[in-house]
RNA sequence: GCGCGAUUAGCUCAGUUGGUAGAGCAUCUCAUUUACACUGAGAGGGUCGCAGGUUCGAGCCCUGCAUCGCGCA
Numbered sequence: 001g002c003g004c005g006a007u008u009a010g011c012u013c014a015g016u017u018g019g020u021a022g023a024g025c026a027u028c029u030c031a032u033u034u035a036c037a038c039u040g041a042g043a044g045g046g047u048c049g050c051a052g053g054u055u056c057g058a059g060c061c062c063u064g065c066a067u068c069g070c071g072c073a
Base pairs, nucleotide, nucleotide: 001072002071003070004069005068006067007066010025011024012023013022019056027043028042029041030040031039049065050064051063052062053061
């Protein structure tokens, strides 16, 4: 330098044919307990890596860039 893959909540990951962004764990609150743990109920937490483009509408499609991984040279 070229090709492929990945980038979404603090962490691990879903997200269908483009139509109001989710789960588990973690955190916080309440209930339960003498207390802790377990369990149950609830809450907070996201410019979907960055910048453009297409579209009435983009996490999803297109282009460039960045980071990481694999391969080729």
A computed fold for a 73-nucleotide RNA from a Candidatus Tayloriibacteriota bacterium, annotated as transfer RNA. Rfam family: tRNA. By type it is a transfer RNA. Lineage of the source: Bacteria > Bacteria candidate phyla > Candidatus Tayloriibacteriota.